[in-house]
Context: one part of a larger RNA
Molecule: small-subunit ribosomal RNA, central domain
Organism: Elusimicrobiota bacterium
RNA sequence: CUAGGCGUAAAGCGCGUGUAGGUGGAAAGGCAAGUCUGCUGUGAAAUCUCUAGGCUCAACCUGGAGGGGUCGGUGGAAACUGCUUAUCUAGAGUGAGGUAGGGGGUACUGGAAUUCCAGGUGUAGCGGUGAAAUGCGUAGAUAUCUGGAGGAACACCGGUGGCGAAAGCGAGUACCUGGGCCUUUACUGACACUGAGACGCGAAAGCUGGGGUAGCAAACAGGAUUAGAUACCCUGGUAGUCCCAGCCGUAAACGCUGAUAACUAGGUGCUGGAGGUAUCGAAUCCUCCGGUGCCGACGCUAACGCAUUAAGUUAUCCGCCUGGGGAGUACGGCCGCAAGGUUAAAACUC
Numbered sequence: 001c002u003a004g005g006c007g008u009a010a011a012g013c014g015c016g017u018g019u020a021g022g023u024g025g026a027a028a029g030g031c032a033a034g035u036c037u038g039c040u041g042u043g044a045a046a047u048c049u050c051u052a053g054g055c056u057c058a059a060c061c062u063g064g065a066g067g068g069g070u071c072g073g074u075g076g077a078a079a080c081u082g083c084u085u086a087u088c089u090a091g092a093g094u095g096a097g098g099u100a101g102g103g104g105g106u107a108c109u110g111g112a113a114u115u116c117c118a119g120g121u122g123u124a125g126c127g128g129u130g131a132a133a134u135g136c137g138u139a140g141a142u143a144u145c146u147g148g149a150g151g152a153a154c155a156c157c158g159g160u161g162g163c164g165a166a167a168g169c170g171a172g173u174a175c176c177u178g179g180g181c182c183u184u185u186a187c188u189g190a191c192a193c194u195g196a197g198a199c200g201c202g203a204a205a206g207c208u209g210g211g212g213u214a215g216c217a218a219a220c221a222g223g224a225u226u227a228g229a230u231a232c233c234c235u236g237g238u239a240g241u242c243c244c245a246g247c248c249g250u251a252a253a254c255g256c257u258g259a260u261a262a263c264u265a266g267g268u269g270c271u272g273g274a275g276g277u278a279u280c281g282a283a284u285c286c287u288c289c290g291g292u293g294c295c296g297a298c299g300c301u302a303a304c305g306c307a308u309u310a311a312g313u314u315a316u317c318c319g320c321c322u323g324g325g326g327a328g329u330a331c332g333g334c335c336g337c338a339a340g341g342u343u344a345a346a347a348c349u350c
Stems, first nucleotide, its partner, number of pairs: 003322004007304002012318001014201004021194003025088002028085004033081002035077007042069001048066007091191001092188003095184005103177007110154001115149007125136002162169002206247006215241002220236004258317006266295011299306002323350003332343004
């Protein structure tokens, strides 16, 4: 390079915005770059193919014909691609009317519980475990009642329920703010899809500076267990967990399944909306659109399984894979305060 692949065998970037590039709806006119075609020039000889002949045959040699191109010039065709002109509305977007939501940010507020502090009652234990001990307690603990302080998290509702691109989001109220869905069909008129680089977001842990610290808890200390026990269990306990500002940029960042579009039996649940039926109004029943689950036909699959939310049938674009180990390592580059991240081999070996 070709080819085959990427749910679980190697392989979908953690997710988005978007540049270049690639690809791109319907109908009409023009051009003729791609495309198709005629003529012409050239494509040396040898080689190659066919054919005839010469060495006794063959190899070999000689003659003739043919073939050989992302080629040049010139004439033509106009379906498709392209370019261009003018047009359309089915893609896309805007408007209008509704609507659901833990989507995001800021501020304020609330109750339950743990801990601590003060006081009251009260007396000898509490706590913990498989059993214990360390620990706490007559300087009055545990228990119980009242008051107070402070931090963190928000029981029930809560649901294969909702929202978000992903990470993720759950007490209440107010303000600021993003996106979606439905109905309408008024407007724009292909404005679209994908997306190398780039840029942004990105759990937890970790890092820098400042604050905060109730509970929990790496490290650490002690008590147990044990042959030992640098563990599992217990009593403590510091970073951290929380907030602000700034880094880090990784995860089994998983649906281990890239994005977009079209097509291909159904059944059933939940959720958002619209229309019809029914009704005083609901409930009910039917239809349509969006989402989220389960079960299943065709088809696919090595099987498991997937199956209108495809892993089916197709199209476009991107990313990635190419035996195991060495190794996601070394070296170099880039990034980072560091930890490290990213890009990424080879020798050797089976």